Notes
A computed fold for a 547-nucleotide part of an RNA from Fluviispira multicolorata, annotated as large-subunit ribosomal RNA, domain I. Its mean pLDDT, the model's own confidence on a scale to 100, is 83. NCBI's taxonomy places the organism under Bacteria, Pseudomonadati, Silvanigrellales, Silvanigrellaceae, Fluviispira.
[in-house]
Context: one part of a larger RNA
């Protein structure tokens, strides 16, 4: 010194565990907010550092239900004080309180701070005092009338906040074309506005058909189909008709016409103009006004009121077993019985259908919410004839040029919309993919409009051939902490003693230490808190062999 063997240290893999993750499905909720949020500071206990709760009425106060014996949260034991069957703790309704910041909204700021008016009140103290819309009073310039301004009253108006979904305005590049520019990437990715529980689209100036049939809003979807096409025809891009399924619902105006008010002209009849005003009327076999004559049901409706209560928001009842072995402990092994609309879980000192919470399946609610449903009040259903004349969304359609959307600018319909031009009123007008003619279809230029769709920050409930502590969220644990940075911002490690703390009295060495050795507990201390198990690397001790 090197090999073995054996015992140890160190060390913290593994195995098991799971408190904590993570898909997904099912249901509900899809919002908070000037009656002050979201998130925060600052205090708040009997000792009170940190969490949680709460707000000077400050781990809690009222009141109404549940439950029913022990209570005064959690790391985290303990003293001390005290509640409690006159019902506490504890769980749910609904109330009061609810400091300071924040949109913060009396003015101010360098967030949690500084300073004020009025008004009330002896005083402590209390109420109020942003800005913008909208209604409405008073006032009122230049400038007569009049506006503009101002200044008062009233609003459960608005403001911030939040994950994804939706719409709208804007809008890249990187990348692929094996470079690159039209194109791709992509109307993505981001930015801006702005709503809803969904949005958005939606009731045909719509497809279709080609000599003549047929379909009847949107939506989402499965074929059609990677087809017609588009395309430095390159890389790529990429439909609808129509079938099948989801889910289904229609309505409202504006006009002509009467009425009303108001104003203007006129001696006056009566004319014209106006209006958040009432009726009338809403469609393509054209329809309505108008004129005459009727003026009504069955049925439908999503809408406006109103009732009523499935359900949710605490809970209750719940079947059925013992012996005996092993062992620290029975839920295991023998032996021998039961329930069971319940053999899901989950716990209990090893593995329990009858130990324990529960499970099937019954049943509850004073208070708050509250869905189909039920009435009521409304609309729809809603006429017939005539025919003169009148209406039937205008800078609109349409047309040029130049764009953008369409899978598609092409010779290009369709949809927009910037510049120019610019119609018609049923004998009308638009569409069928340039254009004409013919046919066929439909009525733009006004709104509404449920469900089928699309998403989850949030509540419950489920489930996994989904993790299982270098995994799974970043985070199982004081985590968005510590920490790192002028900031934006970056961001960790760190789970596991036992069944039970029985968590080692007591005695020894030692520094009134550490730390050990005995004793005690315990199945087990080589489970002793640096605590399950206990790998390698690396360090020792003994003993044997080599050198």
């Nucleotide at each position: 010194g090197g090999c073995g063997u054996a015992c140890g240290g160190a060390g913290g893999a593994u195995g098991c565990c799971u408190a904590g993750g993570u898909a997904u499905c099912g249901a509900g909720a899809a919002g908070c907010g000037a009656c002050g949020a979201a998130g925060g500071a600052c205090g708040u206990g009997u000792c009170a550092g940190g969490c949680u709760g709460c707000g000077a009425a400050a781990a809690g106060c009222a009141u109404c239900g549940g439950c029913g014996a022990g209570c005064u949260g959690c790391c985290a034991a303990g003293a001390a004080a005290g509640c409690u069957u006159u019902g506490a703790c504890c769980c749910g309704g609904u109330g009061a309180u609810g400091u300071c910041c924040g949109a913060a909204u009396g003015g101010g700021g360098g967030a949690a701070c500084c300073c004020a008016g009025u008004c009330c009140g002896c005083a402590a103290g209390g109420a109020u005092u942003a800005u913008c819309c909208u209604g409405u009073g008073c006032u009122g310039a230049a400038u007569a009338a009049a506006u503009a301004g101002g200044u008062g009253c009233a609003g459960u108006g608005a403001g911030g906040c939040g994950a994804a979904c939706g719409a709208a305005g804007g809008g890249a590049a990187u990348u692929g074309a094996a470079a690159c520019a039209u194109c791709u990437u992509a109307g993505u990715a981001c930015c801006u506005u702005u709503a809803g529980g969904a949005a958005g689209a939606g009731a045909a100036a719509a497809c279709a058909a080609a000599u003549a049939a047929g379909u009847g809003a949107u939506u989402c979807u499965g074929c059609a189909a990677g087809u017609a096409g588009c395309g430095g025809c390159g890389a790529g891009c990429g439909a609808a008709a129509g079938u099948g399924g989801a889910a289904g619902a229609g309505g409202c105006c504006a006009a002509a016409c009467c009425a009303u008010g108001g104003g203007a002209a006129g001696u006056g009849a009566u004319u014209c103009c106006c209006a958040u005003u009432g009726g009338g009327g809403u469609u393509g076999u054209g329809g309505g006004a108008c004129u005459a004559c009727g003026c009504a049901a069955a049925g439908u409706g999503a809408a406006g009121g109103a009732u009523a209560g499935a359900g949710u928001u605490a809970g209750a009842c719940g079947a059925a077993a013992g012996u005996u072995c092993u062992g620290g402990a029975a839920g295991g092994g023998a032996c021998a019985g039961c329930c069971a609309a319940a053999g899901a879980c989950g716990g209990u000192g090893a593995a329990a259908g009858c130990c324990c919470a529960g499970u099937a399946g019954u049943c509850g609610a004073a208070a708050a919410c509250a869905a189909a449903g039920u009435c009521c009040a409304c609309g729809c259903g809603a006429g017939u004839a005539g025919a003169a004349u009148c209406c039937c969304g205008a800078g609109u359609a349409g047309c040029a040029c130049a764009g953008g959307a369409c899978a598609c600018a092409a010779a290009c319909a369709u949809c927009u919309g910037g510049u120019g031009u610019g119609a018609a009123u049923c004998c009308g007008g638009c569409a069928g993919g340039a254009c004409c003619a013919u046919c066929u279809g439909c009525c733009a230029a006004g709104c509404c409009u449920a469900a089928a769709u699309a998403u989850u920050c949030c509540u419950c409930g489920a489930u996994g051939a989904c993790c299982g502590a270098u995994a799974g969220u970043g985070a199982a644990c004081a985590a968005g902490u510590a920490c790192c940075g002028u900031g934006a911002g970056g961001g960790a490690a760190a789970g596991g003693u036992g069944a039970a703390a029985a968590g080692a009295a007591c005695c020894c060495c030692g520094g009134u230490g550490a730390g050990g050795g005995g004793a005690g507990u315990g199945a087990a201390a080589u489970a002793g808190a640096a605590c399950c198990u206990g790998a390698a690397a690396c360090c020792g001790u003994a003993c044997g062999c080599c050198u």